[in-house]
RNA sequence: GCUCCUGUCGUCUAGUGGACUAGGACGCGGCCCUUUCAAGGCUGAGAUCGCGGGUUCGAAUCCCGCCAGGAGCA
Repeated sequence: GCUCCUGUCGUCUAGUGGACUAGGACGCGGCCCUUUCAAGGCUGAGAUCGCGGGUUCGAAUCCCGCCAGGAGCA
């Protein structure tokens, strides 16, 4: 330098054009339970979907560029 893959709450992930707010698990906060802790129950906060453009009535999703990580080739 070229080709390919990956990037979504703190972490792991679902979602591959429209279905109320981007859902779930773990973790975190509050309450209940318990003598206390753990476990369990209820509830809450938390993601401009890596960044910037484009296409479209509509983009996490399609296209282009860039960034980061990984694999292969030279």
A computed fold for a 74-nucleotide RNA from a Thermoflexales bacterium, annotated as transfer RNA. It matches the Rfam family "tRNA". Rfam classes the family as a transfer RNA. The sequence is in RNAcentral, with records from ENA. The prediction has a mean pLDDT of 80.